The RNA shown here (transfer RNA) has 82 nucleotides and comes from a candidate division WWE3 bacterium. The prediction has a mean pLDDT of 81. Rfam family: tRNA. By type it is a transfer RNA. About the family: Transfer RNA (tRNA) molecules are approximately 80 nucleotides in length.

[in-house]
RNA sequence: GCAGGGAUGGCGGAAUUGGCAGACGCGUACGGUUCAGAACCGUAUGCCGCAAGGCGUGAGGGUUCGACUCCCUCUCCCUGCA
Numbered sequence: 001g002c003a004g005g006g007a008u009g010g011c012g013g014a015a016u017u018g019g020c021a022g023a024c025g026c027g028u029a030c031g032g033u034u035c036a037g038a039a040c041c042g043u044a045u046g047c048c049g050c051a052a053g054g055c056g057u058g059a060g061g062g063u064u065c066g067a068c069u070c071c072c073u074c075u076c077c078c079u080g081c082a
Stems, first nucleotide, its partner, number of pairs: 001081007010026003019065001027045006046055003058074005
């Protein structure tokens, strides 16, 4: 240099003929249980906002009523070729 794959919460990891983003698990917080604890069970857990609501899938654009998903450029990681 060329080709292919990848980047989603605090962490792992889902979501495709484009249609509720974050299922599920872990972690964490609070509560229950216990003499106390472990285990187990319940609730909550992206950001901004008093609320209504708005924003958020590596970054920036584009297409579309609607984009993690399609198109373009760029950054970073992995693999292969030269």